[in-house]
C1' cells in the first nucleotide's frame, strides 16, 4: 500500500534542542501555544495489542500446528501512547427543525492475509 479482525468517553510528563505552530486532510467552531507550538533527542510513565509466564476449557488418537477463557507488568521483550471522547460538528436514521441518542465513512493503533 490493499484487505480482514479488534479497540478508540479509562490512563500516564519532565528536561534539553528548537524556534511558530498546533489539535490527521478540507470547512465551521471551540482550544493548546513566545509562561515557548511541530519536529528531534534524553529520562520517566501509562496501558496492556501482540510476545511470555501461571491455570482452565474445547476439539482430538495424539498437542507437533489450533481455538477460546481467566490471572500476572515484581513480565530487563516487540508495538503503540502520555491536553480536551478519535476535542467537537459535518453523512445517514430515531427524536417533529431542538436537546438527546445510534450508526456510517474517514482516521489511528495492534495482530493477522496479500
Nucleotide at each position: 500500500g490493499c484487505u480482514u479482525c479488534a479497540u478508540c468517553c479509562a490512563g500516564a510528563g519532565c528536561g534539553g534542542u528548537g524556534g511558530a505552530g498546533g489539535g490527521u486532510c478540507c470547512a465551521g467552531g471551540c482550544c493548546c501555544u513566545g509562561u515557548g507550538a511541530a519536529g528531534c533527542c534524553g529520562c520517566g510513565g501509562c496501558a496492556a495489542c501482540c510476545g511470555g509466564c501461571c491455570g482452565g476449557a474445547a476439539c482430538g488418537a495424539a498437542g507437533a500446528u489450533u481455538u477460546c477463557c481467566g490471572g500476572c507488568g515484581u513480565c530487563c521483550g516487540g508495538u503503540g501512547c502520555c491536553a480536551a471522547u478519535g476535542c467537537c460538528u459535518g453523512c445517514c436514521c430515531c427524536g417533529g427543525c431542538u436537546a438527546g441518542g445510534g450508526g456510517a465513512a474517514c482516521g489511528a493503533u495492534g495482530a493477522g492475509g496479500c

The RNA shown here (SAM riboswitch aptamer (S box leader)) has 114 nucleotides and comes from a Mariprofundales bacterium.
Its Rfam family is "SAM riboswitch aptamer (S box leader)". Rfam's curators write: The SAM riboswitch is found upstream of a number of genes which code for proteins involved in methionine or cysteine biosynthesis in Gram-positive bacteria.